[in-house]
Context: one part of a larger RNA
RNA sequence: UGACGGGGGCCCGCACAAGCGGAGGAACAUGUGGUUUAAUUCGAUGAUACGCGAGGAACCUUACCCGGGCUCGAACGGUACAGGACGGACACAGAGAUGUGAACUCCCUUCGGGGCCUGUAUCGAGGUGCUGCAUGGUUGUCGUCAGCUCGUGUCGUGAGAUGUUGGCUCAAGUGCCAUAACGAGCGCAACCCUUGCUGCUAGUUACCAGCAUUCAGGAUGGGGACUCUAGCAGGACUGCCACCGUAAGGUGUGAGGAAGGCGGGGAUGACGUCAAAUCAGCACGGCCCUUACGUCCGGGGCGACACACGUGUUACAAUGGUGACUACAGAGGGAAGCCACCCAGCGAUGGGGAGCGAAUCUCGAAAAGUCAUCUCAGUUCGGAUCGGAGUCUGCAACCCGACUCCGUGAAGCUGGAUUCGCUAGUAAUCGCGCAUCAGCCAUGGCGCGGUGAAUACGUUCCCGGGCCUUGGAAA
Numbered sequence: 001u002g003a004c005g006g007g008g009g010c011c012c013g014c015a016c017a018a019g020c021g022g023a024g025g026a027a028c029a030u031g032u033g034g035u036u037u038a039a040u041u042c043g044a045u046g047a048u049a050c051g052c053g054a055g056g057a058a059c060c061u062u063a064c065c066c067g068g069g070c071u072c073g074a075a076c077g078g079u080a081c082a083g084g085a086c087g088g089a090c091a092c093a094g095a096g097a098u099g100u101g102a103a104c105u106c107c108c109u110u111c112g113g114g115g116c117c118u119g120u121a122u123c124g125a126g127g128u129g130c131u132g133c134a135u136g137g138u139u140g141u142c143g144u145c146a147g148c149u150c151g152u153g154u155c156g157u158g159a160g161a162u163g164u165u166g167g168c169u170c171a172a173g174u175g176c177c178a179u180a181a182c183g184a185g186c187g188c189a190a191c192c193c194u195u196g197c198u199g200c201u202a203g204u205u206a207c208c209a210g211c212a213u214u215c216a217g218g219a220u221g222g223g224g225a226c227u228c229u230a231g232c233a234g235g236a237c238u239g240c241c242a243c244c245g246u247a248a249g250g251u252g253u254g255a256g257g258a259a260g261g262c263g264g265g266g267a268u269g270a271c272g273u274c275a276a277a278u279c280a281g282c283a284c285g286g287c288c289c290u291u292a293c294g295u296c297c298g299g300g301g302c303g304a305c306a307c308a309c310g311u312g313u314u315a316c317a318a319u320g321g322u323g324a325c326u327a328c329a330g331a332g333g334g335a336a337g338c339c340a341c342c343c344a345g346c347g348a349u350g351g352g353g354a355g356c357g358a359a360u361c362u363c364g365a366a367a368a369g370u371c372a373u374c375u376c377a378g379u380u381c382g383g384a385u386c387g388g389a390g391u392c393u394g395c396a397a398c399c400c401g402a403c404u405c406c407g408u409g410a411a412g413c414u415g416g417a418u419u420c421g422c423u424a425g426u427a428a429u430c431g432c433g434c435a436u437c438a439g440c441c442a443u444g445g446c447g448c449g450g451u452g453a454a455u456a457c458g459u460u461c462c463c464g465g466g467c468c469u470u471g472g473a474a475a
Base pairs, nucleotide, nucleotide: 001475004471005470007469008468009467010466011465012464013463015459016458019422020421021420022419023418026314027313028312029311030310031309032308033307034305035304042053043052064300065299066298067297068296069295070294076124077123078122079121080120081119082118083117084116087104090101091100092099093098106115107114108113126289127288129287130286131285135283136282137278138277139276140274142272147186148185149184150183151182152181153162154161155160165178166177167176168175192266193265194264195263197234198233199232200231201230202229203228207223208222211221212220213219237260240254241252242251243250244249303441316415320374321373322372323371324370325369332363333362334361337356338355341352342351343350344349381412386407387406388405389404390403391402392401428451429450430449431448432447433446434445
């Protein structure tokens, strides 16, 4: 000097408390451990692994296993020699890769050759093989915590200290005052994006107040008001008032205001910690393989199942289920696409068929509301599982896809110890969209809006963190 203490003081955080809803019990989905296996590829492992890498495993992917092939090699560059257009409908063999046959089939040229291709030889190849404890880059975490340092000066033999401590204050090393310190840097804050209010500019594909037309639709003429769109401005600063305070600042049913004291949300992550993670995204040192640890193909596996754990979905019902009727979004996507509308089908879907590269066309709500029914039951709850029949994508749904219809109708009556999230348009609840994508195992991830609570006395305790101080061992 740091770290540590079941030492002390001060302070903070959904840390506890106060509440609301969950997990732990059930079924299923998914990841992991274990076991099994020819293989069940590899990595991630307290917090900080486990719906994680994977934002799409039937083939491909694919790295694993079995089998069949190749060895200048699946791809690329150079050199030498030999040969030929490259290619190739079609036929045969084969599981295919591939092999054999084969109609047809070049360009430039100074005639030396060259382009392009094949073969042979060779120098480079190739490796998702090892080492993240050789590395770059990137990332998680402490933590959006308020800290981490430097120059000069001063003090100390020195390691170091001071500044950065103290009092008050703040979300904040934020500021004010004091002060052997005076200044400065990286962080904080602000500058950026978005949302909430207003004005100006503009008016199509958006809008429709007034005026016409119109059976009905802003449908048409028209309008530039409104909504909205998208660009530029304004607006909030404790600025004003009152009280407290030296000040910084704090308090308020205050005024005004769309918004009030950081208005809400995002992006932004200091010096560093964990030899944290990644050699399988990529790059790269070293080591290793080279008729194989490279590479092509067919099939299988990554989907196994006594079991254990994590994360979720659906429920156990009446604040509910079912049937009928009936409203209201936002953000996005769309050409090998989105598909209005019509027809067929109970339906998944199929057959026609307009519009739209889209403020124009299209994909499009549910919960809510109204009426009826069920009357507490393993049920008109719940939907697993299984049987049958189909639809679609795709060479191909056996292993191993999704969806539809009919039938079947399991466990489950609110879950032990324990444990998680959340402080407001939040929790809870309801649906919608997107990426990946032929299809999809999505109940996942990332977004969007609809409905919309309860509670916080307080800081004694649990957990994590910040500042000061103290103690003894060790470095």
A computed fold for a 475-nucleotide part of an RNA from an uncultured Bacteroidia bacterium, annotated as small-subunit ribosomal RNA, 3' major domain. Rfam family: Bacterial small subunit ribosomal RNA. Rfam links the family to the GO terms structural constituent of ribosome and ribosome.